Description
The RNA shown here (Bacterial large signal recognition particle RNA) has 257 nucleotides and comes from a Microcaldota archaeon. It is recorded under the gene name ffs. Its mean pLDDT, the model's own confidence on a scale to 100, is 79.
RNA sequence: AUGGGCUAGAGCGGGGCUAGGGGUCCCGGCUUCACAAAUCCCCUUAGGUGACUCGAAUGCCCGGGGCGUUUUGGUAAAUAUGCAUGCCCAGCCUCUUGAAGCGUUGACGUCCUGCCUUAUAUGGUGGGAUACUGUGUGAACCGGGUCAGAUCGAAAGAAGCAGCCCUAAACAUUUUAUUCCAUGCUUGUAAGAUCCAGGAUUGAGUGGAUUGGGUUGGCUCCUUGUAUGUUUGCUAAAAGCUAACCGGGAAGCCCAC
Numbered sequence: 001a002u003g004g005g006c007u008a009g010a011g012c013g014g015g016g017c018u019a020g021g022g023g024u025c026c027c028g029g030c031u032u033c034a035c036a037a038a039u040c041c042c043c044u045u046a047g048g049u050g051a052c053u054c055g056a057a058u059g060c061c062c063g064g065g066g067c068g069u070u071u072u073g074g075u076a077a078a079u080a081u082g083c084a085u086g087c088c089c090a091g092c093c094u095c096u097u098g099a100a101g102c103g104u105u106g107a108c109g110u111c112c113u114g115c116c117u118u119a120u121a122u123g124g125u126g127g128g129a130u131a132c133u134g135u136g137u138g139a140a141c142c143g144g145g146u147c148a149g150a151u152c153g154a155a156a157g158a159a160g161c162a163g164c165c166c167u168a169a170a171c172a173u174u175u176u177a178u179u180c181c182a183u184g185c186u187u188g189u190a191a192g193a194u195c196c197a198g199g200a201u202u203g204a205g206u207g208g209a210u211u212g213g214g215u216u217g218g219c220u221c222c223u224u225g226u227a228u229g230u231u232u233g234c235u236a237a238a239a240g241c242u243a244a245c246c247g248g249g250a251a252g253c254c255c256a257c
Stems, first nucleotide, its partner, number of pairs: 002256005009054003012028004019044005032051004060249005068241005073235012086222001088218006095212001101206002109201006116192006123185001124183008134173004143166004151158002
């Protein structure tokens, strides 16, 4: 050097998590499998068990390479929240402007009256009470008169039930008067209020749509600005990790030759 066998070793990278390593998880890829564990498990130079492949190269070192990924910056848009703001929202102003309508067939105003409200007086109405007038009813017994029948008496006469009449107390009704209470009634008086009606007086406005301004309060909606965050895109980079692949280098054990 060549051939064969064996073993160490290897069988992707990034993020996240972790003191750190491997894994479950997420992303990318040109991707050995299975079992148990995992939002947490195993371990400390770094998981356990079994199988398969490569095997001194699909391992290690150096160089190249750059699929991809992480972080940071700038910028644009959208969006969320906070703060502020603007007639954005709500209110106010003898401020400004002065529409329709009404008005010399008399505006606004003022006065009077009526209506309305309250109080009060009188009357009306309703009811109660008292007194008076009239009428009626009205005592079986403790009212009167008359007293059939009946009773007493020798007689004269006496007492006297029922009935009738008259009345007492009382009841009902009526007339008149007084008084009390009530009131969606009349009238008068006083006060009040100011929507309407009428009259008098005065003599030219009244009215307040709309515009603008000022001011107070507010952030529910909207505008604008700003700060922070999220998402997406663009951009120029910086830093880091890094697969496939390419080149080079070092190089374990045994056997044969």
Rfam family: Bacterial large signal recognition particle RNA. From the family's description: The signal recognition particle (SRP) is a universally conserved ribonucleoprotein involved in the co-translational targeting of proteins to membranes. The RNAcentral record of the sequence draws on ENA.